[in-house]
Source information
Predicted 3D model of a 76-nucleotide RNA (c-di-GMP-I riboswitch aptamer) from a Deltaproteobacteria bacterium. The source organism's lineage runs through Bacteria, Pseudomonadati, Myxococcota and Myxococcia.
RNA sequence: UCAUCGAAAAGGCACAGCACGGGUAACCGUGUGUCGCAAAACUACCAUCCCGGCGAGGGAUAGAGGGGUUACCGAA
Numbered sequence: 001u002c003a004u005c006g007a008a009a010a011g012g013c014a015c016a017g018c019a020c021g022g023g024u025a026a027c028c029g030u031g032u033g034u035c036g037c038a039a040a041a042c043u044a045c046c047a048u049c050c051c052g053g054c055g056a057g058g059g060a061u062a063g064a065g066g067g068g069u070u071a072c073c074g075a076a
Base pairs, nucleotide, nucleotide: 005074006073012037013036017032018031019030020029021028022027035063041069042068043067045066046065047061048060049059050058051057
């Protein structure tokens, strides 16, 4: 210095539930919460889900999984 690696420290993110609000729905926002996460950062290419008529088309999910892009720290 590097990463098909993940010890320590610092810092980061925030599941379920609950409250309020948005959406026909999938699902989403804010607050609380802290289950977990070394990409739980970004990206709808694969995939999954919703609406639609099982079409065309539109929408949702990046914290189920794969792919792509970028990135903090540095023990074995």
Description
Rfam family: c-di-GMP-I riboswitch aptamer. About the family: GEMM was predicted in a large-scale screen for bacterial structured RNA regulatory elements. Its mean pLDDT, the model's own confidence on a scale to 100, is 85.